[in-house]
Context: one part of a larger RNA
């Protein structure tokens, strides 16, 4: 100088405490383990692996098996040498297919030369194609303890250094400590330091108020029509929409600190003291995670650890574990009737109206390149009845059966759909998670990916709360200090 202590002070954090929901019991979903297989493809593995890479395995994907092909290769540059006027296209046969074997009447595309019937032929050259050949392609083969790149984490924690000057034989100290304060090495103040870097903050984006332009596909106060629908003349106010302003600075009063930072409280605001959310993540840590996104040294394989194709398998199934998802019901189930949204996608695309059909869905096409048309019916809610405590009118899990879609193809292995069947489950030991406000919790709508698959992921609105006395204690961190048998 660090680390470390069941050392001491001081401070923070949904860390504990107050609360509110859940996991841990049950069914299934879906990732891991293990175990099974010809294979179940690789990776990830306390906190930082496990609905993770995968924003979507039936073929494909695909890296795994098995069988069946191929060897200069599916792919790229070129050497040398023969073949052909090539190549595109067509059609047959064998095959699961890859492939092979034959076929080819018509069109399409090229330079130069030379003949002649001026559009044919013949020659040479590009280029092509194929045969050999040699360099060489290729490898999701190994190392992430050979690495760049990128990424997790301690952590958005508040810390990490340096220039010069001083002090110390030196390692090194000081600055960066001390009193006070902040979310914060934020800020004032003392002060052998006095500066500055990289983090903080703050320039970005959203949201919340208000103005000013614009007013169409959006609005509709007031006017006048009207088939009662902003539908129509029309308006330009208000909504909303988007560009640019403005506004919040402790910026004003009052207490209180030290007559500082700042803190409490007022007041006027839409918004009060970082409004409220995001993006942004320091020196470094963990030979941390990726050689299977890329790229990459060296090794390794070259008739195969390469590379086409079918078919399976990644979906197996005594079991253990994580993650969610639907319940066990009366604040709730079922019928009826009605209301109220944000935000997003749509031309290989959404798809209406209108028919048919119990229903998935089919006909069926107007519309929309979208503030126009469209997906779109929002659900909980709210009003009426109904079920009465029951394994039920609760739950839906598994089975039958008949059906709908997408695809070339739902057996292994989609997803919904109708009818029938109706398991466990009656609030879950021990222990364990989440959250502090438009948060939890409850509801329900889009979107990536996608043919065709969501209980998951990423977003959006709608109801819409309880508690926080406090830092004793449990976990983490952060300053200062003091111990030390560790470096």
């Nucleotide at each position: 100088u660090g680390a470390c202590g069941g050392g001491g002070a001081c401070c923070c954090g949904c860390a504990c405490a107050a609360g509110c929901g859940g996991u841990g019991g049950a069914a299934c979903a879906u990732g891991u383990g293990g175990u099974u297989u010809a294979a179940u493809u690789c990776g990830a593995u306390g906190a930082u692996a496990c609905g993770c890479g995968a924003a979507g395995a039936a073929c494909c994907u695909u890296a795994c098996c098995u069988g069946g092909g191929u060897u200069u290769g599916a792919c790229a540059u070129g050497u040398u040498a023969g073949u052909g006027a090539a190549a595109g296209u067509u059609u047959u046969c064998u095959g699961a297919a890859a492939a092979g074997a034959a076929u080819u009447c018509c069109c399409u595309u090229u330079a130069a030369g030379a003949g002649c019937u001026u559009g044919c032929u013949c020659u040479u050259g590009a280029a092509c194609a194929c045969u050999a050949u040699c360099a060489c392609a290729g490898g999701u083969g190994a190392u992430g303890c050979a690495u760049g790149g990128c990424u997790g984490u301690c952590g958005u924690c508040a810390g990490c250094u340096c220039g010069u000057g001083u002090c110390g034989u030196g390692a090194g100290a000081u600055g960066u400590u001390g009193g006070g304060u902040u979310a914060a090495g934020u800020c004032c103040u003392a002060u052998a330091a006095c500066g500055a870097g990289c983090g903080c903050a703050a320039c970005c984006c959203u949201u919340a108020c208000c103005c000013u332009u614009a007013u169409u596909u959006g609005c509709c106060a007031g006017c006048g029509g009207u088939u009662c629908g902003g539908c129509c003349g029309g308006g330009a106010a208000c909504u909303a929409u988007a560009a640019g302003g403005g506004a919040a600075c402790u910026g004003c009063c009052g207490g209180u600190a030290a007559u500082a930072a700042g803190c409490c409280g007022g007041a006027g605001g839409a918004a009060g003291g970082u409004g409220g959310g995001g993006a942004c993540g320091a020196c470094g840590u963990c030979a941390a995670g990726u050689c299977a996104u890329c790229a990459u040294g060296g090794c390794c394989c070259u008739u195969a650890c390469g590379u086409g194709u079918a078919g399976g398998g990644c979906u197996a199934c005594a079991c253990a574990c994580g993650u969610g998802c639907u319940a066990c019901a009366a604040u709730g189930g079922g019928a009826g009737a009605u209301a109220c949204a944000g935000a997003c996608g749509g031309u290989u695309g959404c798809g209406a109206a209108a028919g048919c059909g119990c229903g998935a869905g089919c006909u069926g096409g107007a519309g929309c390149u979208a503030a126009u048309c469209u997906g779109a019916g929002a659900a909980a809610g709210u009003c009426u009845c109904u079920c009465g405590u029951a394994g039920u009118c609760c739950g839906a899990a598994u089975u039958g059966c008949a059906g709908u879609c997408u695809g070339g193809a739902a057996c292994u292995c989609g997803a919904c759909u109708g009818c029938a069947u109706g398991a466990a489950g009656c609030c879950g030991g021990a222990a364990u998670c989440g959250c502090u406000a438009g948060u939890a919790a409850u509801c329900g709508c889009g979107g990536a990916u996608c043919a065709g698959c969501a209980u998951g992921c990423c977003g959006c609105g709608g109801u819409g709360a309880a508690u926080a006395c406090g830092u004793u204690c449990u976990c983490g961190g952060g300053u200062c200090u003091u111990g030390c048998a560790c470096a």
Predicted 3D model of a 487-nucleotide part of an RNA (small-subunit ribosomal RNA, 3' major domain) from an uncultured bacterium.